[in-house]
Molecule: c-di-GMP-I riboswitch aptamer
Organism: Aquibacillus sediminis
This record gives sequence, C1' cells and structure tokens, in this order.
RNA sequence: UACCGAUAAUGGCAAACUUAUCGAAAGGUAAGGACGCAAAGCUACGGACCUAAAGCAAAAAAGUGAUGGUGGCCGAGUUACCGAA
Repeated sequence: UACCGAUAAUGGCAAACUUAUCGAAAGGUAAGGACGCAAAGCUACGGACCUAAAGCAAAAAAGUGAUGGUGGCCGAGUUACCGAA
C1' cells in the first nucleotide's frame, strides 16, 4: 500500500413505529425511537424495484406514461476511521 474484518478501541449511522411538515403518490425532511449496519458516507451511471401527476388513449373504468423516487435491493464509481488474525 492492497485485500481482509475481532465478542478490540474511539467515534458514527438509524429500520419499524409516533408526531410535525412537504408531496398527486411513491417517498423526502425534522424530532423522538433502535431493527440492524464496516462504508447503512456520497453519486441514480447500469440493472432491479416503487409510484403514476402532466401527457397519451378512452363513453367510463381499467390501460399507458418518469421528467418523480429507493444508495437500508444489487453492481459500478468515488472518499474515509481503526488494525487482531
């Protein structure tokens, strides 16, 4: 330095749920709260998944539709603390 990852140390993040708020929704944000996490830091680039407002279509309903989301679904990129085997 690279891989790797302890029942080590120091710190960190925070699922469900609740409240408030933004949003058409999915979901986000803040506070509380801890199921878990060694990148559960960051980036929607590839895949996957969620929603379906505008638009399209339609007698209506169903349908279609990402320019909206999920980094705590996987891959990729990028940055980083510690150091037993």